[in-house]
RNA sequence: GAUUUAUAAAGAAGAGGGGAGAGACCAGGCUCGGUGAACCUCUGGCAACCUACCACACGGCAAGGUGCUAAUUCCUGCCUAAAGCAACCGCAAUAGCGGAUCAUUAGGAGCUAUAAAUC
Numbered sequence: 001g002a003u004u005u006a007u008a009a010a011g012a013a014g015a016g017g018g019g020a021g022a023g024a025c026c027a028g029g030c031u032c033g034g035u036g037a038a039c040c041u042c043u044g045g046c047a048a049c050c051u052a053c054c055a056c057a058c059g060g061c062a063a064g065g066u067g068c069u070a071a072u073u074c075c076u077g078c079c080u081a082a083a084g085c086a087a088c089c090g091c092a093a094u095a096g097c098g099g100a101u102c103a104u105u106a107g108g109a110g111c112u113a114u115a116a117a118u119c
Stems, first nucleotide, its partner, number of pairs: 001119008013043005021032003026077004044069003049065003053060002078108005084102001088099004
């Protein structure tokens, strides 16, 4: 790096360094940030994927390997369904029908991250 499986609404911050951007990428929102962000180090904490240990098992534990420690993967983007909808476009004599767009809710997919296994 690739594939597969699982998980992602819960949970968990202080110090020192650092010095302007950060929230993965693109777009649009929204938010965090000189009352010091990102990032690095230390200490703590959360969780329980793998190992160890206990247990017949469910499970427990938290020693080891990872991971995580603002906001749901911060939200939306694609598909489906529901209800709605001003302007716009098409059809129609009208009533009305259809399209496109917009934003809402629910479900799914995708993306991303992490773990484990295989290559």
Model confidence (mean pLDDT): 77 of 100. A computed fold for a 119-nucleotide RNA from Fibrisoma montanum, annotated as SAM riboswitch aptamer (S box leader). The organism belongs to Fibrisoma, within Bacteria. Of the family's consensus pairs, 94% are formed in the model. Rfam family: SAM riboswitch aptamer (S box leader). Rfam's curators write: The SAM riboswitch is found upstream of a number of genes which code for proteins involved in methionine or cysteine biosynthesis in Gram-positive bacteria.